[in-house]
Small-subunit ribosomal RNA, 5' domain from Sanderia malayensis, 587 nucleotides, folded computationally. Taxonomically the source falls in Sanderia (Eukaryota, Metazoa, Cnidaria, Pelagiidae). The full RNA is in RNAcentral, with records from SILVA. Its Rfam family is "Eukaryotic small subunit ribosomal RNA". Clan: SSU clan.
Context: one part of a larger RNA
RNA sequence: CAUGCUUGUCUCAAAGAUUAAGCCAUGCAUGUCUAAGUAUAAGCACUUGUACUGUGAAACUGCGAAUGGCUCAUUAAAUCAGUUAUCGUUUAUUUGAUUGUACGUGACUACAUGGAUAACCGUGGUAUUUCUAGAGGUAAUACAUGCGAAAAGUCCCGACUUCCGGAAGGGAUGUAUUUAUUAGACUAAAAACCAAUACGGGCCCUUCACGGCGACCGUUCAUGUGGUGAUUCAUGAUAACUUCUCUAAUCGCACGGCCUAGUGCCGGCGAUGUUUCAUUCAAAUUUCUGCCCUAUCAACUGUCGAUGGUAAGGUAGUGGCUUACCAUGGUUACAACAGGUGACCGAGAAUUAGGGUUCGAUUCCGGAGAGGGAGCCUGAGAAACGGCUACCACAUCCAAGGAAGGCAGCAUGCACGCAAAUUACCCAAUCCCGACACGGGGAGGUAGUGACAAGAAAUAACAAUCCGUGUCUAGUUCUUAGACGCGAAAUUGGAAUGAGUACAAAUUAAAUCCUUUAACGAGGAUCAAUUGGAGGGCAAGUGUGGUGCCAGCAGCCGCGGUAAUUCCAGCUCCAAUAGCGUACAUU
Numbered sequence: 001c002a003u004g005c006u007u008g009u010c011u012c013a014a015a016g017a018u019u020a021a022g023c024c025a026u027g028c029a030u031g032u033c034u035a036a037g038u039a040u041a042a043g044c045a046c047u048u049g050u051a052c053u054g055u056g057a058a059a060c061u062g063c064g065a066a067u068g069g070c071u072c073a074u075u076a077a078a079u080c081a082g083u084u085a086u087c088g089u090u091u092a093u094u095u096g097a098u099u100g101u102a103c104g105u106g107a108c109u110a111c112a113u114g115g116a117u118a119a120c121c122g123u124g125g126u127a128u129u130u131c132u133a134g135a136g137g138u139a140a141u142a143c144a145u146g147c148g149a150a151a152a153g154u155c156c157c158g159a160c161u162u163c164c165g166g167a168a169g170g171g172a173u174g175u176a177u178u179u180a181u182u183a184g185a186c187u188a189a190a191a192a193c194c195a196a197u198a199c200g201g202g203c204c205c206u207u208c209a210c211g212g213c214g215a216c217c218g219u220u221c222a223u224g225u226g227g228u229g230a231u232u233c234a235u236g237a238u239a240a241c242u243u244c245u246c247u248a249a250u251c252g253c254a255c256g257g258c259c260u261a262g263u264g265c266c267g268g269c270g271a272u273g274u275u276u277c278a279u280u281c282a283a284a285u286u287u288c289u290g291c292c293c294u295a296u297c298a299a300c301u302g303u304c305g306a307u308g309g310u311a312a313g314g315u316a317g318u319g320g321c322u323u324a325c326c327a328u329g330g331u332u333a334c335a336a337c338a339g340g341u342g343a344c345c346g347a348g349a350a351u352u353a354g355g356g357u358u359c360g361a362u363u364c365c366g367g368a369g370a371g372g373g374a375g376c377c378u379g380a381g382a383a384a385c386g387g388c389u390a391c392c393a394c395a396u397c398c399a400a401g402g403a404a405g406g407c408a409g410c411a412u413g414c415a416c417g418c419a420a421a422u423u424a425c426c427c428a429a430u431c432c433c434g435a436c437a438c439g440g441g442g443a444g445g446u447a448g449u450g451a452c453a454a455g456a457a458a459u460a461a462c463a464a465u466c467c468g469u470g471u472c473u474a475g476u477u478c479u480u481a482g483a484c485g486c487g488a489a490a491u492u493g494g495a496a497u498g499a500g501u502a503c504a505a506a507u508u509a510a511a512u513c514c515u516u517u518a519a520c521g522a523g524g525a526u527c528a529a530u531u532g533g534a535g536g537g538c539a540a541g542u543g544u545g546g547u548g549c550c551a552g553c554a555g556c557c558g559c560g561g562u563a564a565u566u567c568c569a570g571c572u573c574c575a576a577u578a579g580c581g582u583a584c585a586u587u
Stems, first nucleotide, its partner, number of pairs: 002582004009456003015449001016416001022414002026411003031063002037060002043055003061435001070369003080290003085285002089283002095278003109249001113144002120136001123133003153173005160166002174246001176242001178240006198219004203214001204212002226233001248272001250271004255267004259262001292340003299331003306328008344366001346364001348359004371392002374389003394405001396403002422447001424446003430443001431441003462493003465489001467487008498527001500520002502517001504516001530576005535557002541571001544569003552559002
């Protein structure tokens, strides 16, 4: 694991893995709205609602649908486990930072730009579908356009000039993209010379000062550099580049302050969105080591990438990942390659003195897959299947023209088999998703089936009497008198209780069950325990009837041929006991 017989209570609870990753009628399993994107429903509700009241079907928009759930077919250095790396990459969301630079010019909407489209209304087509056509018509945080705002600094050009030097003025300068250049430093020591800077001294000129340094001497080289073990890193700068990314024409709630009093200026708390950087959630590759059986598998790979190099392409990125050109490599008796596996891996499970052996489809982690292969769209994320497109195999409806499909989700049916439950109830709990305190969720929970396993432990207890029996005390040995036990009974007695029935409460989303609990509820003929055995192994009959090497039993040894300890029975006994036997696998 299956099956046979049996089954009173309570708790807990696995369950179509093995065979067919075989096929599936029907129903459901993924949807979603706040004060805060879009309402003229010819929807509803009241009435201060006349641009907009409240609520709000539908629809557009946004997000989710890549999670979850199921299954184990593939798969043997693959997956996976432990351990590394990303200085080799992407990352919706979360959280924290961050985002004054827009024009190419001749006048311009910035108190606010443009054109559509659904819903809606009406006219239709087809046997049909979550099929749709034509006309009318209206929104945006949909789709598109598109202004405006500081100072300084820096770089380039540079009119003019007394050319030692000075300099009006003009242009460029946000962020992102691509390319190139550049900075991103880091102790050998000492001396001399030249030039500049600053300071001091001193001479000279001059007008006392201010000023000029015209020649001299001494001192001074203070002037900037983040991180790592390590970078072409972070970061900055320059020159260009671009199908020019972003820099808010958005929404809600409160309204307030200022004065020149204009429907002027300034302003709060949020929501949504957006660029870049980080963070988080991850992902993708990656280092080292490790896997069952087989040699009746000894060589394998390789111009159709095998191993390496250079370059390019491709990718989010590394890489023969791909292509071009080169080289001739790479693995192997330490078992390559090949074959098998009733092989998803691991955490784990059973058994075991220790060492081991066997199992691990199955609730946790990782992987893979959705009838078989392949390809792809959307998207932050899929090579997605409760998405699409073909082909193959199945298979449904049809008016025969066409149309639709994928339960290894939850139920359910068929088939297969030794082998496995309800087409139930609910989002109340745990959590997940969404625009969200409100909706949804066969995730999940709750009941039903359920002797898969596991735990607790009813089927009687007590007393009297009678009978049997044991030990002890007293006395005196017999005979007695007691005390304490044990066992049996078609005897008697009252006490105790739940199984069951059941008001009620409680439980619960609502119930059920359990737990509380009124009222009923035990005398043998019920409220009645079974399954296997009784020669040995191995606990328990040299009892009775039947059978007569027959029928049968018996794991093994054996039993049975007329006195059967073994068969078939009744009786008695033994073992385990709400369970026990049998078969298979395994220790």